């Protein structure tokens, strides 16, 4: 000096999933309480005058369609697509990516008071233009 691996830190991304206080801890995290953010249930009025096993409903961007195999009609795969995301912020263009999964349990339209639940998990973008910011270095 270069390369690789590990650890820590910084700056960030998807998401509601962040911050603070107290206690415990095998130091991975756990318990309790707040603030912030997010979800569900729940009157009147309104809506619906229909729908109820062809069950129905909720979280979420994650719906729908076609085709090909297989087939104990359960499955797998491709191609698209409603919709969603991409790094200081906003808009536009370009390019890339996602388009899942889970839950309630026969039951829920909207819905103030009220009641109730969650606060996980997974990662690393760096293109261009316009405008507006922040930090560092000299």
């Nucleotide at each position: 000096a270069a390369u690789u691996a590990c650890a820590a830190u910084a700056a960030g991304c998807u998401u509601a999933g962040u911050u603070c206080u107290c206690g415990g801890u095998a130091c991975g995290c756990c318990g309790a309480g707040a603030a912030g953010c997010g979800g569900g249930g729940a009157a009147a009025c309104c809506a619906a005058u229909c729908u109820u096993u062809u069950g129905g409903g909720g979280c979420g961007a994650a719906u729908c369609a076609g085709c090909c195999a297989g087939u104990c009609u359960u499955u797998g795969g491709c191609u698209g697509u409603a919709g969603g995301g991409a790094a200081c912020c906003a808009u536009c263009u370009a390019u890339c990516c996602c388009g899942a999964g889970c839950c309630c349990g026969u039951c829920a339209g909207c819905u103030a008071a009220c009641c109730u639940c969650g606060u996980c998990a997974g990662c690393u973008u760096g293109a261009g233009a316009u405008g507006g910011g922040u930090c560092u270095u000299u």
A computed fold for a 138-nucleotide RNA, annotated as c-di-AMP riboswitch aptamer (ydaO/yuaA leader).
The prediction has a mean pLDDT of 79.
Its Rfam family is "c-di-AMP riboswitch aptamer (ydaO/yuaA leader)". Its family is annotated with regulation of gene expression and cyclic-di-AMP binding in the Gene Ontology.
It was read from a public genome assembly, where an Rfam model found it.
Of the family's consensus pairs, 92% are formed in the model.